[in-house]
RNA sequence: AGAGUUUGAUCCUGGCUCAGAGCGAACGCUGGCGGCGUGCUUAACACAUGCAAGUCGUGCGAGAAAGGGAGUUUCGGCUCCUGAGUAGAGCGGCGCACGGGUGCGUAACACGUGGGUGAUCUGUCCCGGCGUUGGGGAUACCCCGCCGAAAGGCGGGAUAAGACCCGCUACGCCCCUGGCCUUGCGAGGCGAGGGGGAAAGGAUGCGGUUUGGGCCGCAUGCGCGCGGGGAGGAGCCCGCGGCCUAUCAGCUGGUUGGUAGGGUAACGGCCUACCAAGGCGACGACGGGUAGCUGGUCUGAGAGGAUGACCAGCCACACGGGGACUGAGACACGGCCCCGACUCCUACGGGAGGCAGCAGUGGGGAAUCUUGGGCAAUGGGCGCAAGCCUGACCCAGCGACGCCGCGUGGGUGAUGAAGGCCUUCGGGUCGUAAAGCCUUGUCAGGAGGAACGAAGAGCGCGGGGGCGAAGAGCCCCGGCGUGUGACGGUACCUCUGAAGGAAGCACCGGCCAACUCCGUGCCAGCAGCCGCGGUAAGACGGAGGGUGCAAGCGUUGCUCGGACUCAUUGGGCGUAAAGGGUGCGUAGGCGGCCUGGUCAGUCUGCUGUGAAAGCCCCGGGCUCAGCCCGGGAAGGGCGGCGGAUACUGCCAGGCUGGAGUGCCGGUGGGGAGAGUGGAAUUCCUGGUGUAGCGGUGAAAUGCGUAGAGAUCAGGAGGAAUACCGGUGGCGAAAGCGACUCUCUGGACGGCAACUGACGCUGAGGCACGAAAGCGUGGGGAGCAAACAGGAUUAGAUACCCUGGUAGUCCACGCCGUAAACGAUGGCCACUAGGUGUCGGGGGUAACCACUCCCGCGGUGCCGCCGCUAACGCAGUAAGUGGCCCGCCUGGGAAGUACGGCCGCAAGGUUAAAACUCAAAGGAAUUGACGGGGGCCCGCACAAGCGGUGGAGCAUGUGGUUCAAUUCGAUGCAACGCGAAGAACCUUACCUGGGUUUGACAUCUGGCGAAGGGGCCGGAAACGGUUCCGUGCCCGCAAGGGAGCGCCACGACAGGUGCUGCAUGGCUGUCGUCAGCUCGUGCCGUGAGGUGUUGGGUUAAGUCCCGCAACGAGCGCAACCCCUGUCCGUAGUUGCCCCCGGGUCAGGCCGUGGCACUCUACGGAGACUGCCCGUGUUAAGCGGGAGGAAGGUGGGGACGACGUCAAGUCAUCAUGGCCUUUAUAUCCAGGGCUACACACGUGCUACAAUGGCGGGUACAGAGCGUGGCCAACGCGCGAGCCGGAGCUAAUCGCCCAACGCCCGCCUCAGUUCGGAUCGCAGUCUGCAACUCGACUGCGUGAAGCUGGAAUCGCUAGUAAUCGCGGAUCAGCAUGCCGCGGUGAAUACGUUCCCGGGCCUUGUACACACCGCCCGUCACACCAUGGGAGUCGGUUGUACCGGAAGUGAGUGCGCGAACCCGCCAGGGACGCAGCUCCCCAGGGUACGACUGGUAACCGGGGUGAAGUCGUAACAAGGUAGCCGUAGGGGAACCUGCGGCUG
Repeated sequence: AGAGUUUGAUCCUGGCUCAGAGCGAACGCUGGCGGCGUGCUUAACACAUGCAAGUCGUGCGAGAAAGGGAGUUUCGGCUCCUGAGUAGAGCGGCGCACGGGUGCGUAACACGUGGGUGAUCUGUCCCGGCGUUGGGGAUACCCCGCCGAAAGGCGGGAUAAGACCCGCUACGCCCCUGGCCUUGCGAGGCGAGGGGGAAAGGAUGCGGUUUGGGCCGCAUGCGCGCGGGGAGGAGCCCGCGGCCUAUCAGCUGGUUGGUAGGGUAACGGCCUACCAAGGCGACGACGGGUAGCUGGUCUGAGAGGAUGACCAGCCACACGGGGACUGAGACACGGCCCCGACUCCUACGGGAGGCAGCAGUGGGGAAUCUUGGGCAAUGGGCGCAAGCCUGACCCAGCGACGCCGCGUGGGUGAUGAAGGCCUUCGGGUCGUAAAGCCUUGUCAGGAGGAACGAAGAGCGCGGGGGCGAAGAGCCCCGGCGUGUGACGGUACCUCUGAAGGAAGCACCGGCCAACUCCGUGCCAGCAGCCGCGGUAAGACGGAGGGUGCAAGCGUUGCUCGGACUCAUUGGGCGUAAAGGGUGCGUAGGCGGCCUGGUCAGUCUGCUGUGAAAGCCCCGGGCUCAGCCCGGGAAGGGCGGCGGAUACUGCCAGGCUGGAGUGCCGGUGGGGAGAGUGGAAUUCCUGGUGUAGCGGUGAAAUGCGUAGAGAUCAGGAGGAAUACCGGUGGCGAAAGCGACUCUCUGGACGGCAACUGACGCUGAGGCACGAAAGCGUGGGGAGCAAACAGGAUUAGAUACCCUGGUAGUCCACGCCGUAAACGAUGGCCACUAGGUGUCGGGGGUAACCACUCCCGCGGUGCCGCCGCUAACGCAGUAAGUGGCCCGCCUGGGAAGUACGGCCGCAAGGUUAAAACUCAAAGGAAUUGACGGGGGCCCGCACAAGCGGUGGAGCAUGUGGUUCAAUUCGAUGCAACGCGAAGAACCUUACCUGGGUUUGACAUCUGGCGAAGGGGCCGGAAACGGUUCCGUGCCCGCAAGGGAGCGCCACGACAGGUGCUGCAUGGCUGUCGUCAGCUCGUGCCGUGAGGUGUUGGGUUAAGUCCCGCAACGAGCGCAACCCCUGUCCGUAGUUGCCCCCGGGUCAGGCCGUGGCACUCUACGGAGACUGCCCGUGUUAAGCGGGAGGAAGGUGGGGACGACGUCAAGUCAUCAUGGCCUUUAUAUCCAGGGCUACACACGUGCUACAAUGGCGGGUACAGAGCGUGGCCAACGCGCGAGCCGGAGCUAAUCGCCCAACGCCCGCCUCAGUUCGGAUCGCAGUCUGCAACUCGACUGCGUGAAGCUGGAAUCGCUAGUAAUCGCGGAUCAGCAUGCCGCGGUGAAUACGUUCCCGGGCCUUGUACACACCGCCCGUCACACCAUGGGAGUCGGUUGUACCGGAAGUGAGUGCGCGAACCCGCCAGGGACGCAGCUCCCCAGGGUACGACUGGUAACCGGGGUGAAGUCGUAACAAGGUAGCCGUAGGGGAACCUGCGGCUG
C1' cells in the first nucleotide's frame, strides 16, 4: 500500500466483498506448565441459607445463668463464694450520609471544562483565643398487672447520667437603631446605644478529709461550650462543549417579569398573594426515540469514527411510587411512615420481608466463577488504650476468557528401511523424518531446605525533652529486648529422576501461501465475494502431500480500518445519482478605494488550570516478558495579565471605478384592453347541371336521382392569421406572429449632470407558471379523447377510413405539473483567434458608406490553451478563481405507503421501511443484427429451357410393427448418405446350440513336426474314434533349435460396449466468398484505431492515385494438369502421300514411309504487346487490327484467419470408463427386405417433335488371364455349346443410341403406358422359400402434363441420346466417367435468398432463432389498508385522596418554666379535628405508539406455465415526458412539449 466482482473487451461511475487491528465474548475441535489480569454484556427477574456496621463500662443505672466450690437440708431444696461486674439487654455518645453494588431513570448545569458565590453551609481534624457556673423534673432497662397465636402493645411502680429542662455569666456571636474607612456589588475593618443566646463531665496521679461510701484541692491527658481562622468536603449560579428525529413547528398559566411576604445554610417564581403581559423558538423551542457522563479504551498516517467492561472522578438508583423524620451531612441499599404488586407466617383477628453488598439458588440466555481462608498487610468505624467490627480489602479456588513466558528435546544418522501416497513403471515423495548411536535436562513427579511481604502497637529496661509544686502522673523523641503471616511449607534453592508424561487446529480455485489420487455425478454437498458440482472436480467427501499458526486453532457476533463510499483535511451535480420550472425578495452568508480610531476576531510572550491512573520517554523491581514502581515529558481546550495591529470586524470621516438616477436616441410577434380586415373551411338560400362523390395499399362504412360532388351568386358563424419568416427579434421563465388605437414593463446605444457602496446571493415567503384537467356562464366553424360504424388481422378494445361528444375559443375562479431542456442555478473577474447575423454609435475615404476600419450590447458557427471517463465544452466554458443558494450518495421496492400541508376533484408536495439483488449505470470500442442508408457481386431475382410436387415403380428416411427389424447421418450442409453390391458370408441385431488362455498377439513348460484321409453323433459349430505322414538347421550319436500343431498354468487376449461434449486424423459448410493478419511507427488513459478508410478500377485487399504511415505474411492471381492452334522429337500394335498385290469390301497383304491423322514427350503462342478513343498524363475501360485463341480462352486440381462443442470412438488411431464361462468367441436359422401411413431422391410415363416394324451411318473414354471372350453351331429369347485370339494403340467387351430413309399407327386410355399377377424358363451361386437378376408367353393397373409450393441450368451449357467403369459369384432406375445431337434467354438490379465494402442505430455479444414488457395462474416472503379487538406511553377536565410537611383549631391530654392561700391558673406542647398540597385510584374525552384480525391492495422472489409483442435496429404506427379518456394485458388515442 491494496485486491476481487457489471463488459466480448475498455475507460469511468458505483455498490457489494476480502486481506488488518481489536473484544468482558460465545460456539466447534484440541489441550502440558507457570505468572499477571479478567469473568451476568440477557431478567433494575424472583430469591432459600450464612455473612456484609458497629463500637464505647474513661457518659449512666441495673445486672444474670450453666458449671465449679463451701455450708445446710424435711433430701424437694435453700444460702454463700466463684463464674463476673462477665453475658445479654437498656439509657446515652459517635458511627450508620463512608466503604461496597448497579445503570433503572436522566438529553439535564446530569457530565466535562473554565469561572462565580459581594448569595452559602461544614461533625470529626489542625491553629490560636476565652469559658467550663447554679439548679430542677423525668424516663428506659427492671418489678407488678393486663391484651395478643405472633409481631407487638397498654397500664401501674422504682431509678441514673455527659439524656432532658430552667437559671447565671460572656465576646459585633446574632437581631434592631445609627456612624467612619475601604469596595464595582449585600464583602472587609473600626465601633456607639438597646435586645438575645453557652457549657458536662468522666479517668489517672498526688495531697487533704470522712467510720465508710464518698467529698475537696492541685496536676495531667481525654471531653464540653462560645467565638475567630485553616484544611478538606458540600450546596447554589454562569460561559462553552458532547445523540438521532422537522413525517414533532410552533411551545408556555407559576407561564415571563415586578412588588410584598414565606421558605432555605444560601440566590431564585423555590412557594404564596397582588400587579403587568410577558417568555422561548428554524443558531431548532415544544414533542418523540435512544442514552448514565468523563478520564480513558479500540481503530486510524492523521482528521475522524466507534465505545464508556475492568481501574479512577462525578451523577442517579436501592421491590414500584409517594413522604417526611433524625442528623454537620439523607429524603437515607442492609432506617421510618403510607399506597401498590409479589412472597412468606397466621389461631384468619392480624403480621413479616426487600442480595443493583459477598458467596449461593431458580429463571432468562449463546454465555460469565467458590454458599472458600484471613483481618497478617492497606484502608475504614468506635474506643485513652488493649481491642472489637470490617464479604472494603488481602489471599486462595474455578474457567486457555485475555496477555506474557516455558516445554513437548538436542546432535548424529542413507541400505534413502518398512509402510502410505503418486507414477510416464524408470521412479518420485513423506524423508534425517523414523529406527540405531551419542547427549542434555526446563516443566510435571519424588525428597530436603526455605523466604520477602512485619513496620509496629503494646509491654519490659535504659536515655533526652515538655507540662507540673512534684522525683506522682501524663505527653513527645530516640535505643535495646520482647512481639504479630491468611497466603503456606508457597515463591525460590538443592538432590533425585528420565526422552521418559506433554500437538493440535484451520486452510491449499482466484483474492491468498499451499496439489495430486480416489469417490461422487446440478446428487450429496461447498460458498466471505466472484462462483464450484450435470462422468477425468487442484472448489463437494476421503486420502497422501503441502501451507499457515501453535496450547492453541478455527467459526460466529460486534467496532474501527481499508471506504476520498458524507469528502474539514478529502467528493460531486451537460449525458453516470444530483441545478429548484421562473422571477421578486425576508432572514442569513459574502462584499469596492482612501484615512483615522478601537483591539472583538487574529498573532505573540508570560501565567493559572488541564486529578490520579493510562499513552510516550528515562530509570528501576520480579531470572526475561506480560505486570508493577519512581521520575520526566506531553496534553486539543478554557481562564488571567502584558504586547503587536497587516488582514477581518466595529466606530468616524472621505472617494467614484461597483450599483443607481437624469437627458438624448432609435429597435422589437414584450404585456393588457378596445376595435377593424382579408383568405380559407363548414353550413344555409338560390341558379346552372347530372350520376356519381368521397375515401384507401386495396376497399367498405358514409354522402347522392327527395339532385350530391362540380360551378356561380348571396348570406351566417366560429377559429386561426398564408406570403414577409430567417440559421432573425422580444420576454425572468411559461411563452409571444394580420392591422389600428389606448395604457404599460424591460433591454440597448450615446452624453457624463447627480447620489455616494445604496452591492451579490437568497433558507422560508410571495408572485408568475405550456398542455391536459376542474367549477360557473357563454360560444362552437374546423379539429377531435370517449363513442359508433367500416376495413385490416389468428385476434385488432390499435395503426387506416367514415362519422362524432367532451374539449379546443371567451369571461371569471381553480389546478401548479412537463423531456417546464442548453437535461448546464445566479452574480463578478480573468484567459489565443477566425467568421456570420440583429440593434445602436464612432472613424476614414468620398459625389455617395450597403461595401473599409474601430468600439458596445444580443444571438450563432468554427477553433487554441485548458478541462473532461469519454462524448464533448471552449469569452454565451463544461477553462482559471471568488461569493451565495439548490441538489446527490448502489439497483429494485418507490416518487410508493403512512403522516402533514395544499386542492372542488383529478391529484400535487414533503417522503420512508421491511424485503430483495451483485449489480444497476455513463461514454466509447470491436463485432453481430436492422421490415436503416449507399456502393457492388452471385442462375439471387428477372428473361428463358427443362423438371420436382399428382401416377406406377425403384431407393433412402420418419413412423409403426417385430424375438430382431444392428448402428450411425437429422435445416441449408441427414434422407440413391456411411452401402463403389445385406440370399449364406458380410453382420455389428434376434432365437437357439456350443467354447473359456479363448477366433487373433507375446511369453513359459510339456508333447508332437506339419499335414492329409475315413467312420459315428449332430442343423452346424463341435465332440468321439481310426488310419497314413515323417521334412529343415546344428550335431558322429544322444540330443538341441527354427517353424507349425496339441495340452497345461498364469500373465494376458478380445469387445462394431459408452463417451465425436476428453481427442488425433479425415471430412462437410459459410465459400472460389475476398478477405484474414503481423512488425515497426503514429493516434488514443484504454479496449482499439491507423495501415486495410478515401478517389478510381478489377473476377479479386486486382491494380493506380492519394494518405501517418512504411513494409510484410496467409489468401487472390500466376506457377501444375486436361483441352483449343502451331512446331520439334519419336513412329508400333497407330497412320497411309507414293508403288505393287488382293477383296464384295477393308492398310487386308507386300514393299516402303513417318508427310498426314493420331499417340506421347518437349516447346512455341496471349503480354492490353499494337492502333484509336476514353480516363488524373495513372490503373484501367470501350472499339479495332492481327491471331487457332484474346484481355483470368474453356475446364480441373488447389479452399486464407476462422465459424458451426458441425460429422465420424462403426475406416483407422487414441485418453478415460465399463465388461471378462461374458458386452468375448464359434455355429445354424432368422432379421437388416416387415407395412395403415408420411417425406426426400430418382426411373418410366401419360404420347404423334410420338410408338412400332424394316433398312442404314457416325463416337469417346474405359475394362479384361480364377478375365474379356471372336468365329461357328443351337435356342423366339435370357442363354448354351465352342474354343481362336488377347497380360492387349495388336485380341475381346463393341451392334453405340438419339439420328437418317421407308412403312404402319390417327388421338383412342390407344399399336400410348407398362405396374401387377399367372405360367414356363435362363444364369450365378453350397443354396435364389423368406430375399437375386434376366428371358418368353399371357395379364394389362395408375396415369391424358400434375394444388399450394419448389429445383437445375448462361454454351458445347440446358435438354436429349446412348456407351464405359468401380463394387461384384450374381444383383443399379444409384454413383463415377465418356462421347453424340444440341438450344432459348439475360431489359435490368425494384423485389426474394446468400455474400463483400463503407456508413448509421442498438437496451443484441451462447450476438434477432437476440433481447424484452405487462396481465393471468401457482408457491413462498415481507408490507400498506381494514369492521374491530388487546396492550403501552401520555394530555386535559373532574371525583376521591393514604402517609406526611405546613397552616388553623385544639373544650381532650401533658413532670420541668412563671404565679400560687398548692384547689388551680398561665406559658408552652401533644393527640384529635379542619384546610392547602399530594402518591396510587376512579370517571370522561383525546393524542401518540405497538400486537393481532375476516377481508382488500399492490410489491418482491421462484426451472422449463397461459395470453399477447409494448420497448431495444425507422422494433415494423419513431420513442419519451406531463395530462385526460379508454382497453384482458403489455398498451391505445387526444392535447401540448422534448430529441435522449